[in-house]
RNA sequence: CCGCGCGGGAGAGUCUCCGUCGUCAUGACCGACGGGGCGCCGAAGGGGCAAACUCCCCGGAACCUCUCAGGCCUCAGGACCGUGCGG
Numbered sequence: 001c002c003g004c005g006c007g008g009g010a011g012a013g014u015c016u017c018c019g020u021c022g023u024c025a026u027g028a029c030c031g032a033c034g035g036g037g038c039g040c041c042g043a044a045g046g047g048g049c050a051a052a053c054u055c056c057c058c059g060g061a062a063c064c065u066c067u068c069a070g071g072c073c074u075c076a077g078g079a080c081c082g083u084g085c086g087g
Base pairs, nucleotide, nucleotide: 001087002086003085004084005083006082007081008080013038015037016036017035018034019033020032021031022030039072040071041070045068046066047065048064053059
């Protein structure tokens, strides 16, 4: 330095429309899943840039920035931190 396990780990609508399913005699309401619209977040990934350095050019980071991707109840994911093991 790399990989794996464990623990911690933020932000942003459970808004609206449509469809399917569940409950009921029907309908409404409610819940789950899927698709679309608008709004929003940034800490997987991806893109962009500074100074030092250099004769000059090139090169040149991020939790800064852009939101393509990803994400916006929970789960999952998650930069980063700690720890154990292996290479």
The prediction has a mean pLDDT of 76.
This is a predicted structure of an 87-nucleotide RNA (Glycine riboswitch aptamer) from a soil metagenome.
Rfam family: Glycine riboswitch aptamer. Rfam's curators write: This family represents the bacterial glycine riboswitch. Glycine riboswitches usually consist of two metabolite-binding aptamers domains with similar structures in tandem.